[in-house]
RNA sequence: GCUUUCGUGGUGUAACGGCCAGCACAUUCGACUCGUACUCGAGAGGUCCGCGGUUCGAGUCCCGGCGAGGGCA
Numbered sequence: 001g002c003u004u005u006c007g008u009g010g011u012g013u014a015a016c017g018g019c020c021a022g023c024a025c026a027u028u029c030g031a032c033u034c035g036u037a038c039u040c041g042a043g044a045g046g047u048c049c050g051c052g053g054u055u056c057g058a059g060u061c062c063c064g065g066c067g068a069g070g071g072c073a
Stems, first nucleotide, its partner, number of pairs: 001072007010025004018056001027043005048065003052062002
């Protein structure tokens, strides 16, 4: 340089174009307990960037950029 796969809460990971983006762990508050732990209930927290494109509708499809991994040279 060419090519390919990927990028979603703090971490891991789901989501035939119909989603108010789900689940687990972690975290906060409460209940329980003499207290801690366990357990139960409730909450906060996310789609890498682009007033780019397609679409009634984009995390998903297309384009460009950035970043990470693989292959070729």
Transfer RNA from Stegodyphus mimosarum, 73 nucleotides, folded computationally.
Model confidence (mean pLDDT): 81 of 100.
Its Rfam family is "tRNA". By type it is a transfer RNA. Gene Ontology term of the family: triplet codon-amino acid adaptor activity.
The organism belongs to Stegodyphus, within Eukaryota.